Annotation
The RNA shown here (transfer RNA) has 83 nucleotides and comes from a Candidatus Woesearchaeota archaeon. The coordinates come from a structure-prediction model, not an experiment, and the mean pLDDT is 80. Rfam family: tRNA. Rfam classes the family as a transfer RNA. It was read from a public genome assembly.
C1' cells in the first nucleotide's frame, strides 16, 4: 500500500441493494396484579416544555437531493484476506 466487512438509543440487533415515520429485545425508570416475591401486564427510556407540542441523533466531515442512516467523495476506527 490495495481489496472485502463492519461501526445505529446504557448492551445487543433490523432497516442501507429500491431515499420519504429510526426497528425489536435486553436493560433500566414508574405504574398494574400479589399477602409478599417471581412471573405477567401497561406508560416511559437523548434535549427543551406543565401540557399541547417542538428539536436533536445512526463513526466524523462534505457533496447530491424537496427529502439522506440509506446515493457520492474524503478521513477515523476495527476484523479479515491480498503483496
Nucleotide at each position: 500500500g490495495c481489496c472485502u466487512c463492519g461501526g445505529u438509543c446504557g448492551c445487543a440487533u433490523a432497516g442501507c441493494c429500491u431515499g420519504g415515520u429510526a426497528u425489536u429485545g435486553c436493560g433500566c425508570g414508574g405504574g398494574a396484579u400479589u399477602g409478599c416475591u417471581a412471573a405477567u401486564c401497561c406508560c416511559g427510556u437523548c434535549c427543551c416544555g406543565a401540557a399541547a407540542g417542538g428539536g436533536a441523533g445512526c463513526g466524523u466531515g462534505a457533496g447530491u437531493u424537496c427529502a439522506a442512516a440509506u446515493c457520492u467523495c474524503a478521513c477515523c476506527c476495527g476484523a479479515g484476506g491480498c503483496g